[in-house]
Molecule: transfer RNA
Organism: uncultured bacterium
RNA sequence: GCUGCCAUAGUUUAAUGGAUAAAACGAGAGUUUCCUAAACUCUAGAUCUAGGUUCGAUUCCUAGUGGCAGCA
Numbered sequence: 001g002c003u004g005c006c007a008u009a010g011u012u013u014a015a016u017g018g019a020u021a022a023a024a025c026g027a028g029a030g031u032u033u034c035c036u037a038a039a040c041u042c043u044a045g046a047u048c049u050a051g052g053u054u055c056g057a058u059u060c061c062u063a064g065u066g067g068c069a070g071c072a
Base pairs, nucleotide, nucleotide: 001071002070003069004068005067006066007065010025011024012023013022018055027043028042029041030040031039048064049063050062051061052060
């Protein structure tokens, strides 16, 4: 330098163009307990950036950024 893949919550993963973006673990609060743990209930929290297509984009297209792999 070229090609391919990946980027969603604090972490690990879902979501075929139609929805309020789902779950587990974790965090906070509460119930229970003499206390802790466990259990149960509740709460907060995310789509890498900028454009484009579309009535509608996490999803499709373009460019960029970052990571991984391969070729030279």